The RNA shown here (small-subunit ribosomal RNA) has 1448 nucleotides and comes from an uncultured bacterium.
The prediction has a mean pLDDT of 85.
């Protein structure tokens, strides 16, 4: 500091996801040691147990108890102090509750300090005690003694307080100060001259109480909110202002600067994070505040209550049922929740606190162990040497490479560990230390006691085997996994950290993705449909004053801790000390006065007014005009109209349509008409005439900033729809008919209510678009139109020059992601206003408002997805455009498609019918030859180092093997003969064994080769250079040209390469040479060699002076002269593991191999390629002519002879220009046959024959006799061909023993027709244009319906929770009232009173009851949509003119 994900690929734009840091942490897995922190975030849930605040005998009297006593101790009580501090929690608060900086002249303050003044005389109780008595207990009564620093009274008043004067100063007004009257105080005790405590003032410290500015959370689907309510009087009350409380009395007071209500939270120092700004957070540790089981309440006391009283509640304990007791959110334990958080421990030595004069005595505050890798810091698990790179593992391509100096193993250390030993500091003069026999330090032993975790596809650092095979699993995002997985899983290795390492929560970073710093709104998300304007925001020139902002200086304050920075201090570091820094910030004083403001004056440019002229479908009303339409009357007239792609409904013989007359009605205004004009927008269009609002121009007379914006609010606002009433030609939702279709709920037609108009009211939306807020000001130009106005010109104009005001169209700079924008900015600024923050859910749901309605306006959330979406590229595609090709059509010719048969396929069938090829590009294809073989397939019989290769070790001495026995064979059994080779080592053979052999077993989606295709199509691309942020364009487009990216031309290209073309080969012309075995016998036809020959080279016309291109000569040929061979870049995961080779698996008495037999030849069918034909252009007979290419010794095979024939004997020639195959056949010439199932046609089947072969039964060809189906030219649709070309006739060759040869492949011979032309169907080429496609139209994709699952919103209800109000009831307590109760201190001689206590009423009051209600969850028959699922139906709406353009 960034990175991966949207595409084929770019650039934006936007989400989402990652690497960093952090945690009071859980969880997996490990776990050696110490040192410093930290540790119930949940149930503020309930709590056994023990302990957490007492202390003074120097206040007091009395039991008790030691002692002889003096004189001590001990618990209980009265008093005194404290117990309000420390400690825990975070419930409630959104609050003057913090926090900050201030005021209290409106206040209190017990202990402490400091000053001043006193301390005199009295008095009457109590409670401990004792005795009685009740009660299960807790507790309690009565009688009776007693003491004080407890409790009353007098006297003293310096001074204080109070309340009534007086007086002056002060102050915004009060007040306080000064002064006089009157009222009001008290306690001894110890000692022995120190002090303690005490009363009263006054000051201080330090603590608290009130009260103000300012800050700091979410919700506007919370907008109105309040009755002590706001605010005076007067009274209470309080330390103390105040409605704090009451009585009157006014009607106020808060609030979009966000009250009032809802949800949530304790507030700060701080802490994490971040470069900051800022976002989170608010554990430990400080400050504050609140809390104590819930909810009231007061009482002591200077202050008020965790461990005090009182009441009500819930709850839990004890009981003798009559009553009692408690309150861990103190420190430890317990339970319960929960992913989860510790000892019922030691000690007051230290710090600190309470009580005492003091010793002391208490202190789960504290100070330590204890538990937990929970954090953070620090050490260990060993240091050096060590190579044959050991074994072992693991992995190979079998060399080796790796684990790996690692390891042994030598030599050296001892931190930790163990065992001995010594021993602190913490304690301020001595002594006294839980911890602690800790830490340290000293000697000893001995590598000893100590290494794990994640992760290796890219992000990201680190790869390799085996299993598994869309299973199983992995996954933070992108995604892995369907047989070679570096993604799963295990090994093995590697990397990262390291006593911890992963994982999950959760913060902040990344994310500039809430933009204050620091971001947008044409099209990516976003500009309000339009104005008018209140609030607010912002403001023109020139001076002057103030100083609120704004600088600047200075004081004050920011609390300690924490960060920072320098020192110290534990060995170091965490940790910790001490200075310093630093600190947003508040407040006061002082200065400066540019700017901003505020006041007050002047200006005139922005406004405005005013004068003078203008345009103009601007708004509203009212008349009013002509065409057309349609409808009636009526004439003329006859069969038809109408409408469409083409038709039908429909209208007409009751007279249509057409045509002419003439009526009636309602709507809309041809022509002018423009990129033209007007309005704010919607929007406005015949004339006329009233009413009336904008705007412009000129003048520069008036005012003198009156100004831009604008939340809310008010107003307008197309269409369509509402409402009421009227209208109603034509058009035409809905609806009725015809068509079209598979269907047609549509597109097309015939018809047709609403509706469209008119008035009045509602609606209030829109692709309300320039998808572009308004106002200003500034920033090259060029060329139009409209309305002023200047000028020059003219008679007068037009045209020209200029200058404002609108409206267009090209452009420069900038500007934009890129299209594009470009003075009408999307440029540079300035000022206000709306609006945006993935995409889906959804502009819905709920709520609110508005509207008769229909809706509108405001507007979520659950849950889902790794995208969605702009621009622009480059393909592909289009029932989109151009242009150009091809036997593509289309003009011929012959065919197939219909028979029969031949072959392939597919189906069936089969014990097999082996396999592969699948559309064009599989189907007479691998098969250039399946009876056995071949053969890969059944079925049965064998073998098992093997049919076949190599090699090691053992063994024999052969190997082979006549013959024989069994079988179908192959095999097994058996065997005569048979001296193996050498000196040896060793070889050679059989046999056995080990190693491996074999395999037509899968995977062509792991590969090689090599094939098909598109396509013999004219393409494909590179370097430079240039254009673009870029993908990518450029060249290669474009004008011509060609068969061709073929050549010219221009061109930011300029050149090159693969491809075309040529270079090959063959055919065709000449010459040349040669000449066997040809032949006409001496030539050179023929054979085969060489060379030449064709280049738009010539003319002419065109064409651009071009390249071509028309046509001509010459030539044997003519514009590539015919064929061949040649197949760019790539496509199709195309074919083929079965030609061959080659990875992986898989199989080894078997998926290998050897024989037999059998299948590969099956047959209801059903597709391909053929062949024969169906006949007279024929067939049949007889007679006769004329090729080429081949191929022959296991071969071709002559002559002759036999047979009707196949063929057979025969045996010449011939390794072939010799000899054989070998008589070519349609042709021509004769004759027959007469349109018929035929003397066409041959299938099918009989019989007999040849012939190859071991063997033709399954299952061969051939021959001759007989038999003689179907077929009379072929539906829809399809095939081929452009010249020696199709068509037709033979011959030949390969394979081959023979052949299912009609295939296949080659040669000859006869030898046509047609091409107007590119509209149309295929395929291809450029170029463009459009896309939502890129797996690329066989493509994307919408919607109901059904299943599944999952979140929601509705709903009769049912059921929580939480607010407050109305009303009954009403605890405890204060306050107030009452007097007939009770009563020691004072007062009175008494009576009796004043004070006190209970009672008792009353107001407030917690809680409880009743009752509607608000807000808010949970549920819940049925019901809306909705999101996600690999395959369902149904159909085709979008995207290409998506086949009707789309869309609002």
């Nucleotide at each position: 500091a960034g990175a991966g994900u949207u595409u084929g690929a770019u650039c934006a734009u936007g989400g989402c996801u990652c690497a960093g840091g952090a945690u009071g942490a859980a969880c997996g897995c490990u776990g050696g040691c110490g040192g410093c922190g930290u540790g119930c975030c949940u149930a503020a849930u309930a709590c056994a147990u023990g302990c957490a605040a007492g202390u003074c005998g120097a206040a007091c009297g009395g039991a008790g108890u030691a002692g002889c006593a003096a004189u001590g101790c001990u618990g209980a009580g009265u008093g005194g102090c404290g117990a309000c501090c420390g400690g825990g929690u975070g419930c409630g608060u959104a609050a003057c509750a913090c926090g900050u900086a201030g005021c209290u002249g409106a206040c209190c303050u017990a202990c402490c300090c400091c000053u001043c003044a006193g301390c005199g005389g009295g008095g009457g109780a109590u409670a401990a005690c004792a005795c009685a008595c009740c009660g299960a207990a807790a507790g309690g009564u009565g009688u009776g003694c007693u003491a004080a620093u407890a409790c009353c009274g007098c006297a003293u008043g310096a001074c204080c307080u109070g309340u009534c004067g007086g007086c002056c100063a002060u102050u915004a007004g009060c007040a306080a100060a000064c002064u006089g009257a009157c009222a009001g105080a008290a306690a001894a005790c110890u000692u022995c001259c120190g002090g303690g405590g005490u009363u009263g003032a006054g000051g201080g410290a330090g603590g608290g109480g009130g009260c103000u500015g300012c800050g700091g959370c979410c919700c506007a689907u919370c907008a109105g909110g309040u009755g002590g309510u706001u605010g005076g009087u007067g009274a209470g009350g309080u330390a103390a202002c105040g409605g704090c409380u009451c009585a009157c009395c006014a009607a106020g007071c808060c609030u979009a600067c966000g009250a009032c209500g809802g949800g949530u939270a304790g507030g700060g120092g701080g802490u994490c994070u971040g470069a900051g700004a800022g976002g989170a957070u608010g554990a430990u540790c400080c400050c504050c505040c609140a809390c104590a089981c819930u909810g009231g309440g007061a009482c002591u006391g200077a202050c008020a209550a965790c461990g005090g009283c009182c009441c009500a509640g819930a709850c839990u304990c004890c009981u003798a049922c009559g009553g009692g007791a408690g309150g861990c959110a103190g420190c430890a334990g317990u339970a319960a929740g929960g992913a989860a958080u510790a000892u019922u421990g030691c000690g007051c030595a230290a710090u600190g606190g309470g009580c005492g004069a003091a010793a002391g005595c208490c202190u789960g505050a504290c100070g330590c162990a204890g538990c937990a890798a929970c954090g953070c810091c620090g050490c260990g698990u060993g240091g050096a040497g060590g190579a044959u790179g050991a074994c072992g593992g693991g992995u190979u391509u079998c060399g080796g490479c790796u684990u790996g100096u690692a390891a042994a193993c030598u030599c050296c250390u001892u931190u930790u560990g163990g065992g001995g030993g010594u021993g602190a500091c913490g304690a301020g003069g001595a002594a006294g230390g839980a911890c602690g026999g800790u830490a340290g330090c000293c000697c000893c032993c001995g590598a000893a006691u100590a290494a794990g975790u994640c992760a290796c596809g890219g992000c990201u650092a680190a790869c390799u085997a085996c299993g598994u095979g869309c299973c199983a699993g992995c996954a933070g995002c992108c995604g892995c996994g369907g047989u070679a997985a570096a993604a799963c899983g295990u090994a093995g290795g590697u990397g990262g950290c390291g006593a911890g390492c992963g994982u999950u929560a959760u913060c902040c970073g990344g994310a500039u993705u809430u933009a204050c710093u620091g971001g947008g709104c044409g099209u990516a998300a976003a500009g309000g449909g339009u104005g008018u304007g209140c609030a607010g925001g912002c403001g023109g020139a020139c001076g002057g004053u103030c100083a609120a902002g704004u600088g600047g200086u200075g004081u004050a304050u920011g609390a300690a801790a924490g960060c920072g920075c320098u020192g110290g201090g534990c060995u170091u570091a965490a940790c910790u000390c001490a200075g310093c820094a630093a600190g947003c910030g508040u407040a006061g004083g002082c200065c400066a006065g540019a700017c901003u403001g505020a006041c007050g004056g002047u200006c005139u440019u922005g406004g405005g007014u005013g004068u003078g002229a203008g345009a103009g479908a601007g708004g509203g009303g009212c008349g009013u005009g002509g065409a057309a339409u349609u409808c009636c009357g009526g004439g003329u007239g006859u069969a038809g109209u109408g409408g469409u792609a083409a038709a039908a409904u429909g209208c007409g013989u009751a007279g249509a349509g057409a045509u002419c007359c003439g009526g009636a009605g309602g709507a809309a205004c041809c022509c002018c008409a423009g990129a033209g004009g007007c309005g704010a927008a919607g929007g406005c269009g015949g004339c006329g005439c009233c009413c009336u609002g904008g705007c412009u121009c000129a003048c520069a007379a008036c005012c003198g900033a009156c100004g831009c914006u604008c939340a809310g609010a008010c107003a307008c606002g197309a269409u369509a729809g509402c409402a009421u009433g009227g209208g109603u030609a034509g058009c035409g939702a809905a609806c009725g008919g015809g068509a079209u279709u598979a269907g047609a709920a549509a597109c097309c037609c015939c018809g047709g209510u609403a509706g469209u108009c008119c008035a009045u009211g509602c609606c209030g939306u829109a692709a309300a678009c320039g998808a572009u807020g308004c106002a200003c000001g500034c920033u090259a130009g060029g060329c139009g139109c409209u309305g002023g106005g200047g000028g020059a010109c003219u008679g007068a104009a037009c045209c020209c020059c200029u200058u404002c005001a609108g409206u267009g169209c090209c452009g420069u700079a900038g500007g934009u992601a890129a299209c594009c924008u470009g003075a009408u900015a999307a440029g540079c600024g300035u000022g206000c206003c709306g609006c945006c923050u993935g995409g889906g859910g959804a502009g819905u749901a709920c709520g609110a408002c508005c509207g008769c309605a229909a809706g509108g306006u405001u507007a979520a959330a659950a849950c889902u997805c790794a995208a969605a979406g702009g621009a622009a590229u480059u393909g592909a595609c289009g029932g989109g455009g151009g242009c150009c090709c091809g036997c593509a059509c289309a003009a011929g010719c012959a065919g197939c498609g219909g028979a029969g048969c031949g072959u392939g396929u597919g189906g069936u069938u089969u014990a097999a019918u082996u396999c592969g090829a699948g559309g064009c590009u599989a189907c007479a294809c691998g098969a250039a030859g399946a009876a056995c073989c071949u053969u890969a397939c059944c079925u049965g019989g064998g073998u098992u180092u093997g049919a076949c290769a190599u090699g090691g070790c053992g063994u024999u001495g052969a190997a082979c093997g006549a013959g024989a026995g069994u079988g179908a064979a192959a095999g097994c059994u058996u065997g005569a003969g048979g001296u193996c080779c050498g000196c040896a080592a060793g070889g050679c053979a059989g046999c056995g064994u080990c190693a491996c052999a074999g395999g037509u077993g899968c995977u062509g989606c792991a590969u090689g080769g090599c094939u098909g295709u598109c396509g013999u199509c004219a393409g494909c691309u590179c370097g430079u250079g240039c254009c673009g942020u870029g993908a990518g364009g450029u060249g290669u487009u474009c004008g011509g040209u060609u068969a061709a990216g073929u050549c010219c031309g221009c061109a930011a290209a300029c050149g090159a390469g693969c491809g075309c073309a040529a270079c090959c080969c063959u055919c065709g012309g000449u010459g040349c040479u040669a000449g066997u075995u040809a032949c006409a016998c001496g030539u050179g036809u023929c054979u085969a060699g060489c060379a030449c020959u064709a280049c738009u080279g010539c003319c002419c016309g065109u064409g651009a002076c071009a390249a071509g291109c028309g046509g001509g000569a010459g030539g044997a040929a003519g514009g590539u002269g015919g064929g061949g061979a040649u197949g760019a870049c790539g496509u199709c995961a195309a074919g083929u593991c079965a030609g061959c080779a080659u990875g992986g698996c898989c199989u080894u008495u078997a998926u290998a191999u050897c024989c037999a037999g059998g299948g590969c030849u099956a047959c209801a069918c059903a597709c391909a390629c053929g062949c024969u034909a169906c006949a007279a252009u024929g067939g049949u007979c007889g007679g006769u002519a004329c090729a080429a290419u081949g191929g022959g010794u296991c071969g071709c095979c002559a002559a002759g002879c036999c047979g009707c024939a196949a063929g057979g004997c025969g045996g010449a020639g011939c390794a072939a220009a010799u000899c054989c195959u070998g008589c070519a056949a349609a042709g021509c010439c004769g004759a027959u046959c007469a349109c018929a199932g035929u003397u066409c046609g041959a299938a099918u089947u009989g019989u007999g024959g040849g012939c190859u072969g071991c063997a033709a039964c399954c299952c061969g060809c051939c021959c001759a006799c007989a038999u003689g189906a179907a077929g009379c030219u072929g539906g829809a649709g399809u095939u081929g061909c452009u010249a020696g070309u199709a068509a037709c006739c033979g011959c030949g060759c390969g394979u081959c023993a023979g052949c299912c040869a009609u295939a296949g492949u080659g040669c000859g011979g006869u030898g046509a027709a047609u091409a107007c032309g590119u509209u149309c169907c295929c395929g291809g080429g450029c170029c463009u244009u459009g896309u939502a496609c890129a797996c690329a139209c066989c493509g994307c994709c919408c919607g109901u319906c059904a299943c599944g699952u999952c979140a929601u919103g509705g709903g009769a209800g049912c059921u929580g929770g939480u607010c407050a109000c109305g009303c009954c009831u009403g605890a405890a307590g204060u306050c107030g009232g009452u007097g007939g109760g009770c009563u020691a201190a004072c007062c009175g001689c008494a009576a009796g009173g004043g004070g006190g206590c209970a009672a008792c009423c009353g107001c407030c009051g917690a809680g409880g009851g009743c009752a509607g209600g608000g807000c808010u969850g949970g549920u819940g028959a049925c019901u809306g949509g909705g999101a996600c699922g690999a395959a369902g139906u149904c159909g085709u709406a979008a995207c290409a003119a998506g086949g009707u353009a789309a869309c609002c």
Rfam family: Bacterial small subunit ribosomal RNA.